[in-house]
Context: one part of a larger RNA
Molecule: small-subunit ribosomal RNA, central domain
Organism: uncultured bacterium
RNA sequence: CUGGGCGUAAAGGGCGCGUAGGCGGCGCGGUAAGUCACUUGUGAAAUCUCUGAGCUUAACUCAGAACGGCCAAGUGAUACUGCAGUGCUAGAGUGCAGAAGGGCAAUCGGAAUUCUUGGUGUAGCGGUGAAAUGCGUAGAUAUCAAGAGGAACACCUGAGGUGAAGACGGGGUUGCUGGGCUGACACUGACGCUGAGGCGCGAAAGCCAGGGGAGCAAACGGGAUUAGAUACCCCGGUAGUCCUGGCCCUAAACGAUGAAUACUUGGUGUCUGGAGUUUCAAGACUCCGGGUGCCGUCGCUAACGUUUUAAGUAUUCCGCCUGGGGAGUACGCUCGCAAGAGUGAAACUC
Numbered sequence: 001c002u003g004g005g006c007g008u009a010a011a012g013g014g015c016g017c018g019u020a021g022g023c024g025g026c027g028c029g030g031u032a033a034g035u036c037a038c039u040u041g042u043g044a045a046a047u048c049u050c051u052g053a054g055c056u057u058a059a060c061u062c063a064g065a066a067c068g069g070c071c072a073a074g075u076g077a078u079a080c081u082g083c084a085g086u087g088c089u090a091g092a093g094u095g096c097a098g099a100a101g102g103g104c105a106a107u108c109g110g111a112a113u114u115c116u117u118g119g120u121g122u123a124g125c126g127g128u129g130a131a132a133u134g135c136g137u138a139g140a141u142a143u144c145a146a147g148a149g150g151a152a153c154a155c156c157u158g159a160g161g162u163g164a165a166g167a168c169g170g171g172g173u174u175g176c177u178g179g180g181c182u183g184a185c186a187c188u189g190a191c192g193c194u195g196a197g198g199c200g201c202g203a204a205a206g207c208c209a210g211g212g213g214a215g216c217a218a219a220c221g222g223g224a225u226u227a228g229a230u231a232c233c234c235c236g237g238u239a240g241u242c243c244u245g246g247c248c249c250u251a252a253a254c255g256a257u258g259a260a261u262a263c264u265u266g267g268u269g270u271c272u273g274g275a276g277u278u279u280c281a282a283g284a285c286u287c288c289g290g291g292u293g294c295c296g297u298c299g300c301u302a303a304c305g306u307u308u309u310a311a312g313u314a315u316u317c318c319g320c321c322u323g324g325g326g327a328g329u330a331c332g333c334u335c336g337c338a339a340g341a342g343u344g345a346a347a348c349u350c
Stems, first nucleotide, its partner, number of pairs: 003322004007304002012318001014201004021194003025088004030083002033081002035077007049065006091191001092188004096183003102177007109153001114148007124135002161168002206247006215241002220236004258317006266295013299306002323350003332343004
């Protein structure tokens, strides 16, 4: 050391690819490293344990035995693991056919807001709980026409789809491109799972450089409210929000639930494939998959709940927790332009 845990009590890494390592399907014969058995050697004495003896007893002392664990050598066993060989196809992958949907780029479209110009038209408009600031006789609001520009794409739209996650779609068209699913065969033949380090991706805000800027809007100004009002409400309004390139690397990055595999009663929606029956067709029914929801049995759970999409039953691998505060702080180191991020204590205190 061998403990108990991680949906909500402390605890699943934000997500992927993958190195080392760990673990790994069904046979055959071989080997005998692990493993197991036996033998031999070693395992100092004292101590400890047991048995007996000696001091009146005990402590103490003496004698004998044994435990104990390690190591080495030899001989043997061969189920399991390992090793090398050979074979298989149920895992994994490739080819063929089909349908649905992700990413990147280019380009086009209409509705709406705002602004500009012109026409009509006249005294209000706007806003609120009520007002006021604000806009308007230099002609606003309203309405019609034309133009400019940016951002977002109503209805379809669904507890719907896709993606590893962030997220995307979600107006149309075109080009390039990753992955999954289904079907009948053919092929490779364990090529697999996980994954410390590492590498990559990673909402929003923020940062650097250059563009862009319609609407919205931190900061800021004004008007109200109020005892006050550094707010909530109103009128304005700059960063920002948008694009290109480069950083940042964090979130209640959540299913608060790591990945993979197998097994374990059911009901009912929905999305997407396939087969069969029926129908003129639309459609309906049955069955075989793959997703995604709801309800719920056993089981599990402190309860709530969860329940074939497990938090059930098992196995493998990784990450993490170990009373509250101090503290995700200090110090050090790494990264960053900075903001800061990552790693991450202790004293003290309850």